Overview
Predicted 3D model of a 74-nucleotide RNA (transfer RNA) from a Methanomassiliicoccales archaeon. The coordinates come from a structure-prediction model, not an experiment, and the mean pLDDT is 83. Its Rfam family is "tRNA". The family's RNA type in Rfam is transfer RNA.
[in-house]
RNA sequence: GCCGAUGUAGCAUAGUCUGGUGGUGCGAUACCUUGGUAAGGUAUAGGUCGAGGGUUCGAAUCCCUCCAUCGGCU
Numbered sequence: 001g002c003c004g005a006u007g008u009a010g011c012a013u014a015g016u017c018u019g020g021u022g023g024u025g026c027g028a029u030a031c032c033u034u035g036g037u038a039a040g041g042u043a044u045a046g047g048u049c050g051a052g053g054g055u056u057c058g059a060a061u062c063c064c065u066c067c068a069u070c071g072g073c074u
Stems, first nucleotide, its partner, number of pairs: 001073007010026004020057001028044005050066005
């Protein structure tokens, strides 16, 4: 230099193909339970979906550029 994959909450991930309310587990917070802790139960909060732009009534999803990480080729 060329090609490809990945990027979603504090962490790990689903959803992308086929555009239509962003979810799950762990963790955090509050409450219940206990003599007290742990365990268990209930609820809540937390996401400009890597960045910018485009298409569209509507984009995590489609298109373009860029960034980061990883892999392959030379």

The sequence was found in a public genome assembly.